RNA sequence: GCCGCUGUGGCGGAAUGGCAGACGCACUUGACUCAAAAUCAAGCGAGGCAACUCGUACCGGUUCAAGUCCGGUCAGCGGCA
Numbered sequence: 001g002c003c004g005c006u007g008u009g010g011c012g013g014a015a016u017g018g019c020a021g022a023c024g025c026a027c028u029u030g031a032c033u034c035a036a037a038a039u040c041a042a043g044c045g046a047g048g049c050a051a052c053u054c055g056u057a058c059c060g061g062u063u064c065a066a067g068u069c070c071g072g073u074c075a076g077c078g079g080c081a
Stems, first nucleotide, its partner, number of pairs: 001080007010025003018064001027043005045054003057073005
């Protein structure tokens, strides 16, 4: 330099172009307990007092609608040279 694959919450990991984040782990708060563990309940992306707005590596495009399709960029891994 060329080719291919991959990139989604704190982590793992789903999602047929149709409510973005299922499910699990971790974490937080409460209950239970003398106290803990276990178990149960609720919560758990970002901004905001709230209403709301934004959010699938980044920038664009197609579409009524994109994590998904198309183009480019970046990063990681693999192959070739």
A computed fold for an 81-nucleotide RNA from an uncultured Clostridia bacterium, annotated as transfer RNA. It matches the Rfam family "tRNA". The prediction has a mean pLDDT of 80. It was read from a public genome assembly.